[in-house]
This record gives sequence, C1' cells and structure tokens, in this order.
RNA sequence: CUUCGGGGCGGGGUGAAAUUCCCCACCGGCUGUGUUUGCGAAGGCAUAAGUCAGCGAGCCGUAAGGCAUGACAUGGUGAGAUUCCAUGACCGACAGUAUAGUCUGGAUGUGAGAAG
Repeated sequence: CUUCGGGGCGGGGUGAAAUUCCCCACCGGCUGUGUUUGCGAAGGCAUAAGUCAGCGAGCCGUAAGGCAUGACAUGGUGAGAUUCCAUGACCGACAGUAUAGUCUGGAUGUGAGAAG
C1' cells in the first nucleotide's frame, strides 16, 4: 500500500397499534490461553471460550464525568480445563417506534485485527 474484517424474530397470544410486551425461538467481533480434532518421521502447523485475561467502534454531557465495560454455576473426565462433556442459568450502547441483543438509523462510517 491492497484486500478482507458482526450474527440473529420463525410460530403463537394480547392489543387500535408490538419482529419492542407475554409464551416458545434465534445470535455471539478480535487477540491470548487450551486434556479436542486433523496433518507431519520430527521440530511443528492448522483448529474449538458471548459469561477467563486483554482489545475494538460508538453515545450522552459546557465540563467534570457517565454509558458502551454486561453476563456462570453445578456435576463429570483428567496430572492439569471457569475453554472439553452433561445439565441448568445469565448477558447484550445510543436514537426512532407500543417498552427492541434480533427492525430502522448514525453506518457506502469506524474498527480490534487477519491475509497478501
């Protein structure tokens, strides 16, 4: 320098009005770690965490400052797991609109970073 770089409302109910409420659903950025799996003779390479550690855009306010920054337990295996397996939970900015993680908008933006 070039390219890439966020997913998800389907069914039913109530109502004048709800993908926003209620019942059942659905989704999980980037780096690290790692009892997995694959490849290799080996060194090693690739690969698995929304709730562990760290990072990221944005929003409100004159400012100070605030929000984003939220959320996990129990049991099992094992030398070693908050990452595996099982079970049951929990979380998700701002503006708009019948109250929104999933619709629309700032955003054809920004960006942790990845590849060449």

This is a predicted structure of a 116-nucleotide RNA (FMN riboswitch aptamer (RFN element)) from uncultured Eubacterium sp. The source organism's lineage runs through Bacteria, Bacillota, Clostridia, Eubacteriaceae and Eubacterium. Its Rfam family is "FMN riboswitch aptamer (RFN element)". Its family is annotated with FMN binding in the Gene Ontology. Model confidence (mean pLDDT): 77 of 100.